Notes
The prediction has a mean pLDDT of 75. A computed fold for a 173-nucleotide RNA from an Opitutaceae bacterium, annotated as c-di-AMP riboswitch aptamer (ydaO/yuaA leader). Rfam family: c-di-AMP riboswitch aptamer (ydaO/yuaA leader). Rfam's curators write: This family represents a conserved RNA structure found upstream of the ydaO and yuaA genes in Bacillus subtilis and related genes in other bacteria. The ydaO/yuaA element is thought to act as a genetic 'off' switch for the ydaO and yuaA genes in its native state. It was read from a public genome assembly, where an Rfam model found it.
[in-house]
RNA sequence: UUGGAUUAUACGCCUAAGACGACGCCGCUUCCUCGGCGUUUUCACGGGGGACCCAAAUAUCCGCUGCGCUCUCUCGCGGCGGACGGGGCGAACGGACGCAGGUAACUGCGCCCAAGGUGACUUCCUAGCACCAAGCCCGUCAGCUAACCUCGUCGGCCAUGGGAAGGGUGAUC
Numbered sequence: 001u002u003g004g005a006u007u008a009u010a011c012g013c014c015u016a017a018g019a020c021g022a023c024g025c026c027g028c029u030u031c032c033u034c035g036g037c038g039u040u041u042u043c044a045c046g047g048g049g050g051a052c053c054c055a056a057a058u059a060u061c062c063g064c065u066g067c068g069c070u071c072u073c074u075c076g077c078g079g080c081g082g083a084c085g086g087g088g089c090g091a092a093c094g095g096a097c098g099c100a101g102g103u104a105a106c107u108g109c110g111c112c113c114a115a116g117g118u119g120a121c122u123u124c125c126u127a128g129c130a131c132c133a134a135g136c137c138c139g140u141c142a143g144c145u146a147a148c149c150u151c152g153u154c155g156g157c158c159a160u161g162g163g164a165a166g167g168g169u170g171a172u173c
Stems, first nucleotide, its partner, number of pairs: 004173006012157003018043002021040007044153006054143001060083009085141001086138004094113002097110005116132004121166007
């Protein structure tokens, strides 16, 4: 180092959120070692931006109004005014209803449902239960995307029951 058996599951696990170093400071200390913090090289991991090719397609809606179509309706071509951007991280998306503003399109708030997500090594089966369904950012711009550019490496975990399979790690043989 590899394989097998037994046994245990925080020397472990989830997450991108890690690894080996260097320097400095602090704690301990005679020193070394060890632990913590900060900066940083390299590597690794994750997110975003970003060509050709490829893909997609050149906005939409509302109110008033002019002309044409035999009038209305509808339709077509215009004018004026108004409404609505789009994208990223993420499960956090889409609707109904109520209230308020507005002629309308639409906007704000509340509430209910709800795509979806969480319940701690992973997947599946089974019986249910509880909770979430937010927030933040870019700033009118973004499909994909080699090169390249840029940002991040937090925070948490003895947990619902039963069953099956698989994996990590530790100890012993």